[in-house]
């Protein structure tokens, strides 16, 4: 610090993920020891037991215990004093002066302190204690005695109230032998606590907008420690709110502590502060001080106890205990320390505190050994095999002893003279034994440090993302190895950082999400120039504060550390003094900003009005007669009742041709035929005037296409809906005909459009060029032009800059500044709810739950397009054929025990198969073998070979005899063949999608690359593209490009013409010669076959650019590639082949291996595909003639002659070949016959006689001869091959091979055409260019209805909760007035009585409760809507290429669906 993920790459935008930290944490596996420290985050749920607050020289005449007795003894009630308001626990409420921060007045204070001062005098009870009475108990009650530091009265005061007269108000003693010492009461202070008030600061949601009735203020009057509507009574009517009042729903609040480089975000455990709170609500008493709960009263819900009459409680103290929930400890010790409470003190008491258990919760430091030690050990794993790996290790040797085991010492903390230690015989030390007791987690495709193996086969599983598992899985699992961290380690969960991803620091808005449709203007923020006041902002400087803790920084103490302990120190805030430059406020002037007046001047600017033509369509009327419209073609309309056409009138509504121009005007929509009126605004000039009066602009208000809505009006033409024709699988469209509504015009209401420059307003500043509107100036002119230059627009190129990129670019999307509106993955969704608006249609504001890893922009290479160019027997123009027939042959399908196996669009299908009777062979039924029919290696033993016979289908068992072999000195050795047992050996088994080699196919199409330079952020581009031209990226000009390199061409092969050379077995012109080129002879010409030669746009004319080349011509055997062949560039189709051949891996191994008999690859309704043969006269029969290339031949071709109708058979020379032989060439020619028929045409099926081959001819060959004598009369739809020695027809041959199912395949020569206007159209290539939502690449993406399955949500009618405020009712407890109904110790009176106290009644208020309606809110059942996921369902193809009707946006009609129309807008 960055990474993984969108694409065939790239560069953005832009969301998902994951590496880091942290935590009161759960939880899987694992776990030696020890420091510190933390431990109900849930149910403020319910709590058994036990403890968490006592204490004390007032007083008592009380009681008990104790003592032989005595008592300054010791205990326990009850009175009194003083605490129990503090500690300790919890976060339920609380959005508030509750809390932080900073102040402030109207106040209250026990113990503690400080000063002065006082404590005089009397008096009556009541507990305890005794008796009684009653209750189950808790708790009472009644008689009666009794102290005081309990109680009350008189006096008295430096206090308090009052203006003043006055007037109110106090105490207690107790200890000591004494000195004293402790209490007491009133005042004024001080400290510390505490009440109470104000400024600022504190979370969300306008789909909460008003809101408040003691409410806000005034008087008066009570209350309070004080202020004060905290209370009342009576006036005023106000207060609060958009700087968010109310309301709603969430939350204790701070230091802090996490996270971050900081700003900032989350958080509120532990430890500290405040704050509320004590089972829920409600009230007071008591006191300094509580509205108190480990006190009271009274309701409420729960629990216990009950003799049913009544009564008792309140762990959110510390422990435990049930629930709850992933999840959280011991019903421990001792008060030794600290630190409360009581007391003079000793003591006492503390579940506060110390401490000790439990828990790897967490952190923080140690340990699980150290050295030596090698055949690099066994043994695991891998494997090509060893100098490979676990191993720089195990065993072994040898040392040391934190920790463990015994043993022996033993602090500090404990102070002030002494005592006092829960912890704990702990911690620490000292000896002794002896590797003895101690390693696990995770993870190893990338991100991310780490690989192999074996299993498994989309199955089990894995997985934060992307994504892994299809039979060779570095991603599952197990294994050996590795790499990280380690007494831990991993996943979950949350928060922070990564993330600039809500951006102050520090984004953005033209196409990626996001400029309101434009304008006017309030509020607000902003805002020119000069001078001056002032100090709010700012800026310096200082005081006080900001609690302690923490975090920082330095020292100290535990060994170290982490942990504790001193000390210091920063920041922001609040306070106060100061500067005065900017900003603000005030005050005074300026003109440049802005305006108002003056002079010019352009406009389809707007309202209203009048008066036009041209067109069209109706009506009338003439002329004329038959069709008119319409379309791709066609019908549907219209026409003889007289239509379209054509002239004359007339009528009506709309809209405004030329002019017209990226030209004007206008705030946007939007504006166009002339003319008048009014009214608006721009600009130009000149420079009076006012003096900052400006831009912006949240709420607000105004304008505001078209299509719709409401009224009456008006309707020509065009025209949604609707109807008919037509196209079509359908056609709710595209095309045609009618046509309503609407289009129109007033007057309402609508308020959305691709309301687009998809770019907001405003101002300054920043390079030109060119054009054109307006409207000045200069200078020209007689004028108008030209020409030069300013202001305001409009448009276009383009430089710096900008930008993802495309592009902008003075009219910025460039520098700046200032206001505004909006954005923040896709999707659900502009949807639902809710509220406003609107007649209505609908608009505005605008979510959620769920689902997903992408969506998306620009650019780039393909590929593709029902875009362009151009090229191919690719269309056309021809020629002959396939599809019909019969056969042949191959596939599919069927059949079978088997019909082996492969090849399946072009690029399978007379293919592998250049020959299936066995045998090939791979298949199926049987017999039979199991080291095997074959090969190696390593054992035994044996002569190798050959022959009969016997059983059996054979293979194979089984006998009988011959035979003495090669080598060697005997041994021994080599071969052969047997036998058993082992390494194995064999598979035509799988997997061609593990693989080599080979092949097909685009296509003989012209392409495909590269170095270097150079442009681009990048993918990539250029070069290889333009202009020509060519079969060809062939040449050739031009270019940022300059060269090469496979391919193209050519080299290499046959063919054509010719020369040279050679003449046998090949030829014969001339001179002999023969039956005959037979022989002499000859080497001229034919041949043969080996070297040359030839052609190359070389030349002529023309044409083009003077160029490449092209067109015509001459010569020439041949001419523009001379004709054929072989030659197949980089790639592509996971194309084909394990069954040629190799070859991994898998798979059986007495069988999927091998022998071998017999059968099948040959079946047969039907379907394709490749041939033959034909249908006949351009033919068939038949008899006669002529002339050919190639080629084969010793397991062979075979010539002569006999013999057969013939197929053949008998014989038998020749040839190992330019010499012999196959061998006859046929089509053609001529003659004769056949005369258009199923024929003398076709021959196909049978039937009988023969023949060849071969052990074998049934299944299953071929060939003759005889007799028979099928379909077919030229083939629908649809398709294929050829452009010259080509098609077409006609023989001849070769290879396999016994023989042959050849009619196939390859090769030879004979005879020889027709046609090409041209590229518009089918198909296929190849270039450019252009769209593109494709990239598995159009056999592509893709959208909407329906079926179905699952999830969430929503409304309608129910039902069931919850909470808030409100009306009325009823009204505990109680304070607070009232009463004189009952009582009554203290004082006064002395006689009733009074002052006062208590009770009892009653009034205001008032918690729970009852009644009613309201508002928000939460759950839920049925049906029901829309939406969302869901490998392969049904319907059609709406979009993306002109997507086949261009697409889309707004309205509106319609339609099974996507969508069609219509009318206006936009180019995306």
């Nucleotide at each position: 610090a960055a990474a993984g993920u969108u694409c065939g790459a790239u560069c953005c935008u832009g969301g998902c993920u994951g590496a880091g930290g942290a935590u009161g944490a759960a939880u899987g596996c694992u776990g030696g020891a020890g420091g510190c420290a933390u431990g109900c985050u849930u149910a403020a749920c319910a709590c058994a037991u036990g403890c968490a607050a006592g204490u004390c020289a007032g007083a008592u005449a009380g009681g008990a215990a104790g003592u032989g007795g005595u008592g300054u003894u010791u205990c326990c009630a009850g009175u009194g004093g003083u605490g129990u308001a503090c500690g300790g626990g919890u976060a339920a409420g609380u959005a508030a002066c509750g809390u932080g921060u900073a102040a402030g007045a109207a106040c209250c204070u026990g113990c503690c302190u400080u000063u002065g001062g006082g404590a005089g005098g009397g008096u009556a009870a009541c507990a305890a204690c005794a008796u009684c009475u009653a209750g189950a108990a808790a708790a009472a009650g009644u008689u009666g005695c009794u102290a005081a530091u309990a109680c009350u009265c008189c006096g008295u005061a430096g206090g308090c109230u009052g203006a003043g007269g006055a007037g109110c108000a106090a105490a207690a003693g107790g200890a000591g032998g004494a000195a004293u010492c402790c209490a007491c009461c009133a005042a004024a202070g001080g400290a510390g606590g505490g009440g109470c008030u104000c400024a600022c600061g504190u979370a969300u949601g306008a789909u909460u907008a008003g809101u408040u009735a003691g409410u806000u203020g005034g008087u008066g009057a009570g209350g309070c420690a004080a202020u004060g509507u905290g209370u009342u009574a009576c006036c005023a009517a106000g207060g609060u709110u958009a700087u968010g009042a109310u309301c709603a729903g969430u939350a204790g609040c701070u230091g802090g502590u996490u996270u971050g480089a900081g700003a900032g975000g989350a958080u509120c455990a532990u430890c500290a502060u405040c704050u509320a709170u004590a089972c829920u609500g409600g009230g007071a008493c008591u006191g300094a001080g509580a509205a108190a709960u480990g006190g009271c009263c009274a309701a409420g819900a729960c629990u216990c106890c009950u003799a049913c009459g009544g009564g008792a409680g309140g762990c959110a103290g510390c422990a435990a205990u049930a629930g709850g929930g992933a999840a959280u400890u011991u019903u421990c010790u001792g008060c030794a320390a600290u630190g409360g409470a009581c007391g003079a003190a000793a003591u006492c008491u503390u579940g506060a505190g110390c401490g000790a258990g439990c828990a790897a919760u967490g952190u923080c430091a140690c340990g699980u050994g150290g050295a030596g030690g090698u055949a690099g050990a066994a043994g695991g794993g891998c494997c090509g095999c060893a100098u490979g790996u676990c191993g720089u290790g195990a065993a072994c040797u040898u040392c040391a002893u934190a920790u463990c085991u015994c043993a022996a010492a033993g602090g500090a903390g404990a102070a002030g003279c002494a005592a006092u230690g829960a912890u704990g015989g702990u911690a620490u030390c000292u000896g002794a034994u002896g590797a003895a007791u101690a390693a696990g987690c995770a993870u190893c495709g990338a991100c991310u440090a780490a690989c192999u193996c074996u299993g498994u086969g989309a199955u089990a599983g894995c997985a934060a993302c992307c994504a892994c598992g299809a039979u060779a899985a570095g991603a599952c699992a197990g294994a050996g190895g590795a790499u990280g961290c380690a007494a831990g380690c991993g996943u979950u969960a949350u928060c922070c950082a990564u993330a600039a991803g809500g951006a102050u620091u520090g984004g953005g808005c033209g196409u990626a999400a996001a400029a309101c449709g434009u304008c006017u203007a309030u509020a607000g923020g902003u805002c020119g120039c000069u001078u001056u006041u002032c100090a709010a902002g700012u800026c310096c400087g200082c005081c006080g504060u900001c609690a302690a803790a923490u975090c920082c920084c330095a020292g100290g103490g535990c060994u170290c550390a982490a942990c504790c302990c001193u000390g210091g120190a920063c920041a922001a805030g609040c306070g106060u003094g100061g500067a005065a430059a900017c900003u603000a406020c005030g005050a005074a002037g300026c003109u440049g900003g802005a305006g108002u007046a003056c002079g010019g001047u352009a406009g389809g600017a707007g309202c209203a009005g009048a008066g036009g033509g041209a067109a069209u369509u109706u009506c009338u009327a003439u002329u004329g007669g038959a069709g008119c419209u319409g379309u791709g073609a066609a019908a549907u309309g219209c026409g003889u009742a007289g239509a379209u056409a054509u002239c004359g009138g007339a009528a009506a509504g709309a809209a405004c041709a030329c002019c017209a121009a990226c030209g004007a005007c206008a705030g946007a929509a939007a504006c166009a035929a002339u003319c008048u009126u009014c009214u608006a605004g721009g600009u130009c000039g000149a420079c009076a005037c006012u003096g900052a009066u400006a831009a912006u602009g949240a709420g607000a208000g105004a304008c505001g296409a078209a299509a719709g809505c409401u009224a009456g009006g008006g309707g020509a033409g065009u025209g949604a809906a609707u109807g008919g024709g037509a196209u079509u699988a359908c056609a709710u469209a595209c095309c045609c005909c009618c046509g309503u509504a609407g289009u129109u015009a007033u007057a309402a209401g609508c308020a959305a459009a691709a309301a687009c420059g998809a770019u907001g307003g405003a101002u300054a500043c920043u390079a030109g060029g060119c054009a054109u509107u307006g409207u000045g100036c200069g200078u020209a002119u007689c004028g108008a032009c030209c020409c030069a230059u300013g202001c305001a627009g409009u448009g276009u190129u383009g430089u710096a800059g900008c930008u993802a990129a495309u592009g902008u670019g003075u009219u910025g999307a460039g520098u700046a500044u200032c206001c505004c509106g909006c954005c923040u993955g896709g999707g659900g969704c502009g949807u639902a709810c809710a509220u406003u608006c609107g007649c209505a249609a609908g608009a505005a504001u605008g979510a959620a739950a769920c689902u997903u890893a992408a969506a998306g922009g620009a650019a780039u290479u393909g590929a593709u397009g029902g875009g362009g160019c151009u090229c191919g027997c690719a269309c056309a123009a021809g020629u002959g054929g396939u599809g019909g027939a019969g056969c042949a042959u191959g596939u599919a399908g069927u059949u079978u025990a088997u019909u082996u196996c492969c090849a399946u669009g072009u690029a399978a299908a007379g293919c592998g198969a250049a020959u299936a009777a066995c045998c090939u062979u791979a298949c199926c039924a049987a017999u039979g073998c199991u080291u095997g029919a074959u090969a190696u290696g390593a054992c035994g033993g044996u002569u190798a070979u050959c022959c009969u016979c016997c059983u059996g289908a054979a293979a194979g068992a089984g006998u009988g005899g011959a035979g003495u072999g090669c080598a060697u000195u005997u041994c021994g050795g080599a071969a052969u063949g047997c036998a058993g047992a082992c390494a194995u050996a064999g598979g035509u088994g799988g997997u061609g999608c593990a693989u080599g080699g080979c092949u097909g196919u685009c296509g003989u199409c012209a392409u495909c690359u590269u170095g270097u330079g150079u442009c681009g952020u990048a993918a990539g581009g250029u070069g290889u593209u333009g202009g020509g031209u060519u079969a060809a990226g062939u040449c050739c000009c031009g270019c940022a490009a300059c060269g090469a390199g496979u391919g193209u061409a050519a080299c290499c092969c046959u063919c054509g013409u010719g020369u040279u050379u050679a003449g046998u077995u090949g030829c014969c012109a001339c001179c002999a010669u023969u039956g005959a080129g037979u022989u002499u002879g000859g080497a001229a010409a034919c041949c043969u076959a080996a070297a040359c030669a030839g052609a190359c746009u070389g030349u002529c004319a023309g044409u083009g650019a003077u160029a490449a080349g092209c067109u015509g011509g001459a010569g020439g055997a041949a001419g523009g590639c001379g004709a054929g062949g072989a030659u197949g560039a980089u790639g592509u189709c996971a194309a084909g082949u394990c069954a040629u051949c190799a070859u991994g891996c898998c798979c059986a191994u007495u069988a999927u291996g091998c022998c071998c008999u017999a059968g099948g690859c040959a079946u047969c309704g039907c379907a394709c595909g490749u041939g033959c043969u034909a249908c006949a006269g351009u033919g068939g029969a038949u008899g006669g003639g002529a002339g050919a290339a190639a080629g084969g031949a010793u397991u062979g071709c075979c010539a002569u002659c006999c013999c057969a109708c013939a197929a053949g058979g008998g014989u038998a020379a020749g040839c190992u070949a330019a010499c012999u032989c196959c061998a006859a060439g046929a089509a053609c020619u001529u003659g004769u016959c056949c005369u258009c028929a199923g024929u003398u045409c076709g021959g196909a099926u049978u039937g009988c006689a023969g023949g060849c081959u071969g052990u074998a001819a049934c299944u299953c060959a071929c060939c003759u001869g005889u007799a028979u004598g099928a379909a077919g009369u030229c083939a629908u739809a649809a398709u294929c091959u050829c452009u010259a020695g080509u098609a077409a027809u006609c023989g001849u041959u070769g290879g396999u091979c016994a023989u042959c199912c050849a009619a196939a395949u390859g090769a030879c020569a004979g005879u020889g055409a027709a046609u090409c206007c041209a590229u518009u159209c089918c198909c296929a290539g190849g270039c450019c260019u252009u769209g593109u939502a494709c990239a598995c690449a159009c056999c592509a993406u893709c959208u909407g209805u329906c079926a179905c399955a699952c999830u969430a949500u929503g409304g309608u009618u129910g039902c069931u909760g919850g909470c808030c405020a409100u009306g009325c009712c009823c009204g505990a407890a109680g304070u607070c007035g009232u009463u004189a109904c009952c009582u009554u110790a203290a004082c006064c009176a002395u006689g009733a009585g009074g002052a006062g106290g208590g009770g009892g009644a009653u009034g205001c208020c008032g918690a729970a409760g009852g009644c009613g309606g309201g508002g928000c809110u939460a759950g839920u059942g049925a049906a029901u809507a829309g939406a969302g996921u869901g490998a392969a369902g049904u319907c059609g193809u709406a979009a993306c290429a002109a997507g086949a009707u261009a697409g889309c946006c707004g309205u509106a009609c319609u339609a099974g669906a996507g969508g069609g129309u219509a009318c206006a807008a936009c180019u995306g």

About this RNA
This is a predicted structure of a 1468-nucleotide RNA (small-subunit ribosomal RNA) from Ottelia alismoides. The coordinates come from a structure-prediction model, not an experiment, and the mean pLDDT is 82. NCBI's taxonomy places the organism under Eukaryota, Streptophyta, Magnoliopsida, Hydrocharitaceae, Ottelia. The RNAcentral record of the sequence draws on SILVA.